[in-house]
Context: one part of a larger RNA
RNA sequence: UUGGGUUUAAAGGGUGCGCAGGCGGAAUGUCAAGUCAGCGGUAAAAUUUCGGGGCUCAACCCCGUCGUGCCGUUGAAACUGGCGUUCUUGAGUGAGCGAGAAGUAUGCGGAAUGCGUGGUGUAGCGGUGAAAUGCAUAGAUAUCACGCAGAACUCCGAUUGCGAAGGCAGCAUACCGGCGCUCAACUGACGCUCAUGCACGAAAGCGUGGGUAUCGAACAGGAUUAGAUACCCUGGUAGUCUACGCAGUAAACGAUGAAUACUAACUGUCCGGGCAGAAUGAUGCCUGGGUGGUACAGCGAAAGCGUUAAGUAUUCCACCUGGGGAGUACGCCGGCAACGGUGAAACUC
Numbered sequence: 001u002u003g004g005g006u007u008u009a010a011a012g013g014g015u016g017c018g019c020a021g022g023c024g025g026a027a028u029g030u031c032a033a034g035u036c037a038g039c040g041g042u043a044a045a046a047u048u049u050c051g052g053g054g055c056u057c058a059a060c061c062c063c064g065u066c067g068u069g070c071c072g073u074u075g076a077a078a079c080u081g082g083c084g085u086u087c088u089u090g091a092g093u094g095a096g097c098g099a100g101a102a103g104u105a106u107g108c109g110g111a112a113u114g115c116g117u118g119g120u121g122u123a124g125c126g127g128u129g130a131a132a133u134g135c136a137u138a139g140a141u142a143u144c145a146c147g148c149a150g151a152a153c154u155c156c157g158a159u160u161g162c163g164a165a166g167g168c169a170g171c172a173u174a175c176c177g178g179c180g181c182u183c184a185a186c187u188g189a190c191g192c193u194c195a196u197g198c199a200c201g202a203a204a205g206c207g208u209g210g211g212u213a214u215c216g217a218a219c220a221g222g223a224u225u226a227g228a229u230a231c232c233c234u235g236g237u238a239g240u241c242u243a244c245g246c247a248g249u250a251a252a253c254g255a256u257g258a259a260u261a262c263u264a265a266c267u268g269u270c271c272g273g274g275c276a277g278a279a280u281g282a283u284g285c286c287u288g289g290g291u292g293g294u295a296c297a298g299c300g301a302a303a304g305c306g307u308u309a310a311g312u313a314u315u316c317c318a319c320c321u322g323g324g325g326a327g328u329a330c331g332c333c334g335g336c337a338a339c340g341g342u343g344a345a346a347c348u349c
Base pairs, nucleotide, nucleotide: 004320005319006318007303008302012317014200015199016198017197021193022192023191025087026086027085028084029083030082031081033080034079035076036075037074038073039072040071041070042069050064051063052062053061054060090190091187092186093185094183095182096181097180098179103175104174105173106172107171108170109153113149114148115147116146117145118144119143120142124135125134161168162167205246206245207244208243209242210241215239219235220234221233222232257316258315259314260313261312262311265294266293267292268291269290270289271288272287273286274285275284276283298305299304322349323348324347331342332341333340334339
């Protein structure tokens, strides 16, 4: 390289948008680029294949022949492709409904926590396996009243819902994105995927300003211990929160790329629609979209997956090729830095 693979053995990019590229629905006409057929030219000789012949055979030698490819020419028109016309099922638009913690901004709320002021009240509180550090007669803990601050939103709450992923949960308002169903009015293949690129991207971290109630790396003290740079306790800075900017990584996981089609059933739940059912109800049946469980066929090394596939197929992208060395070194690119991206070899088993 061919092949074979990528849930768990090595391997799906963190996610989306999307240029180039690759691939692409139904009918019809045309062209003849791909494709196929005929004929011709060329493809030096030797060698090789096949058929003959000559050295007694063979090796060896001689004669003839085939030939993939390329070029030209004459045709064919099913498929691919180009061009034209048409279509509606893919895709989109419209109309009517609907659900939702999707997002951004602003305002408001109660509980808890801590602090402040005042009242009551007196000797302990706190903490642990047990203690001590710590707090407290300058009146703590407890309790009552008032006030202030910041952060998070109990119950509802659920294999619930929404979002491309990260993620999203008190209440209200404004702005705004996506989705589902029904109708089948409109456009008429406008689609799928996507290297490079662009955007988004938990937590921690970084810069500047603000904020700081709680918790709490570092740090200090008390314990434990042979020691204890820990686990436990008392404190506590950065941080945790916010505005703007950077960073760009995670077991960024369903460890499962995206799209389309097909392939037994049963059952729960969420959001729609239709029919039946006293009139609107309970309920039943049918149907579309999500989200779970069980399971046939099939698949799988097995565990298991199983219409939300890891089944059967097609298209496009990404990635893998023994372990260690190593996600290291070097170089380049990015970054304020931390570091990120790309990414070897020697050697060794």

Annotation: The part of an RNA shown here (small-subunit ribosomal RNA, central domain) has 349 nucleotides and comes from an uncultured bacterium.